[in-house]
Context: one part of a larger RNA
RNA sequence: GAACGAACGCUCGCGACGUGCCUAACACAUGCAAGUCGAGCGGACCUGCGAGAGCUUGCUCCCGCAGGUUAGCGGCAGACGGGUGAGUAACACGUGGGUAACCUGUCCUCGAGUGGGGGAUAACCCGGGGAAACUCGGGCUAAUACCGCAUCACAUCAUCGAGUCCUUGGGCUUGGUGAUCAAAGCUGGGUUUACCUGGCGCUUGAGGAGGGGCCCGCGCCCGAUUAGCUUGUUGGUGGGGUAAUGGCCCACCAAUGCUGCGAUCGGUAGCCGACCUGAGAGGGUGACCGGCCACACUGGGACUGAGACACGGCCCAGACUCCUACGGGAGGCAGCAGUGAGGAAUUAUGCGCAAUGGGGGCAACCCUGACGCUGCGACGUCGCGUGGGUGAUGAAGGCCUUCGGGUCGUAAAACCCUGUCGAGAGGGAAGAACAGUACGGGUGUUAAUACCAUCCGUGCUCGACGGUACCUCUGGAGGAAGCCCCGGCUAACUCCGUGCCAGCAGCCGCGGUAACACGGAGGGGGCGAGCGUUGUUC
Numbered sequence: 001g002a003a004c005g006a007a008c009g010c011u012c013g014c015g016a017c018g019u020g021c022c023u024a025a026c027a028c029a030u031g032c033a034a035g036u037c038g039a040g041c042g043g044a045c046c047u048g049c050g051a052g053a054g055c056u057u058g059c060u061c062c063c064g065c066a067g068g069u070u071a072g073c074g075g076c077a078g079a080c081g082g083g084u085g086a087g088u089a090a091c092a093c094g095u096g097g098g099u100a101a102c103c104u105g106u107c108c109u110c111g112a113g114u115g116g117g118g119g120a121u122a123a124c125c126c127g128g129g130g131a132a133a134c135u136c137g138g139g140c141u142a143a144u145a146c147c148g149c150a151u152c153a154c155a156u157c158a159u160c161g162a163g164u165c166c167u168u169g170g171g172c173u174u175g176g177u178g179a180u181c182a183a184a185g186c187u188g189g190g191u192u193u194a195c196c197u198g199g200c201g202c203u204u205g206a207g208g209a210g211g212g213g214c215c216c217g218c219g220c221c222c223g224a225u226u227a228g229c230u231u232g233u234u235g236g237u238g239g240g241g242u243a244a245u246g247g248c249c250c251a252c253c254a255a256u257g258c259u260g261c262g263a264u265c266g267g268u269a270g271c272c273g274a275c276c277u278g279a280g281a282g283g284g285u286g287a288c289c290g291g292c293c294a295c296a297c298u299g300g301g302a303c304u305g306a307g308a309c310a311c312g313g314c315c316c317a318g319a320c321u322c323c324u325a326c327g328g329g330a331g332g333c334a335g336c337a338g339u340g341a342g343g344a345a346u347u348a349u350g351c352g353c354a355a356u357g358g359g360g361g362c363a364a365c366c367c368u369g370a371c372g373c374u375g376c377g378a379c380g381u382c383g384c385g386u387g388g389g390u391g392a393u394g395a396a397g398g399c400c401u402u403c404g405g406g407u408c409g410u411a412a413a414a415c416c417c418u419g420u421c422g423a424g425a426g427g428g429a430a431g432a433a434c435a436g437u438a439c440g441g442g443u444g445u446u447a448a449u450a451c452c453a454u455c456c457g458u459g460c461u462c463g464a465c466g467g468u469a470c471c472u473c474u475g476g477a478g479g480a481a482g483c484c485c486c487g488g489c490u491a492a493c494u495c496c497g498u499g500c501c502a503g504c505a506g507c508c509g510c511g512g513u514a515a516c517a518c519g520g521a522g523g524g525g526g527c528g529a530g531c532g533u534u535g536u537u538c
Base pairs, nucleotide, nucleotide: 001538002537003536004535006534007533008532009531010530013384014383015382016381017380018379019377020376021342026340027339028338030337031336032335035076036075037074040073041072043070044069045068046067047066048065049064050063052061053060054059055058083295084294085293093219094218095217096216097215098214099213102212103211104210107208108207109206110205111204112203113202114201115149117147118146124139125138126137127136128135129134155180156179157178158177159176160175161174162173163172164171165170185200186199187198188197189196190195191194221267222266223265228258229257233255234254235253236252237251238250239249240248270292271291272290273289274285275284276283277282297318298317299316300315301314320331321330322329323328348374350373351372352371356370357368358367359366360365387417388416389415390414397408398407399406400405421479424474426472427471428470435461436460437459438458439457440456441455442454443453444452482527483526484525485524486523487508488507489506493522494521495520496519497518503510504509
């Protein structure tokens, strides 16, 4: 000099864009943060309409239809998104390869199929237990829930043959034989009422996109006052397990394997793109944003699933907190706010799903503390303002003085202007909006002028920020300057006070009676909504 997620002191007008628990991965009150689908299913309740019955003639009961709501079964999502950095010195990460050792829901393209049956169970009803959380027994019922059967190959497995490749008793292509495995419906329109035609699904296969698992080369902090380490250890055979290779696990066999090019042990640490600094080489850092990893009160475990060993799922153990009728239960903010504690120190228990993105749904739409916004903090960067011109008898006043004067100083006053920003009042007013729906028309589909898809037009609906930005009107210099320094380094000097005292100080050093170095004043220098100090890095 530059930099910072900064803090502290003094000071403070406005805006834009960023940014804000670096400490206790300490404990958490309260609210919200993951739901959705009634076009998968059976109910229940409510409303309306219609038919019937009863009668207290305006109600009740029952049946049907339509609409609405949705506890339960079922599907998809809850493995994403969001947080944190504890652990980890490791194939964790980075980079480049390999997989002839693998998986992949949804999505895209292409092909084939979707036949016919069965038994349950929630909800509901009845009964019981419990303070509660909840739970037990009996009975009824549905499905795109569950289970057989049928059918099937270019699927899987086995086997036989041919061709081809070379890393393996292997791969790829192809032919034969055998065995095994599927499925589910819902909804719209039309008329010839058992047919036609759509939409969304379901099963199976091939390919793709995207995602992931595993393996390898290289790179990746400090300590030798850590020198030896190792028994599933190193390798083999066979098996188990996995989507898959492998001591991953197991039995048997061999006795290896690593290490001074630093094994083992100890300490520290998430890694990277990047960020800071520097002429560069290098050094330092890993906040925000992006990629990867790890974790979710602590430790362990599996279940479901395409995917988890699963932050707002389950089970066990532990610590802690809470409820209890003492028998037993409930909980997990390292999600967004917020509280306490710790600390030098870090914000609102805000608004909205209008946009972007995500989940569900045919859709309308619902959910979304992701996100978009607003708020708070000079925490940072950038921009703007606190006025402009004229103005000397050089006013008053302060300070200094050699008492002549000098200086603050065109500074002020005064006169003439301007109107940014802010304040007040009024008017106008974007962009961010794409979309949805109704009607009309075109095209595609179709037997079809239905339905559906798509395009165009018109109407209606849709903005959190917000009547905000911006423009305009009114008014009037009115509301807006401080901080540090002045001995040398280093830019800026005098007076008074003090008298090795009180004090200053980054280094050298100042202060013991004329201190440019302490304290005050006047003056001056520097930067300016900031200025200094401290800490840290280059």
Model confidence (mean pLDDT): 84 of 100.
Small-subunit ribosomal RNA, 5' domain from an uncultured organism, 538 nucleotides, folded computationally.
The full RNA is in RNAcentral, with records from ENA, Greengenes and SILVA.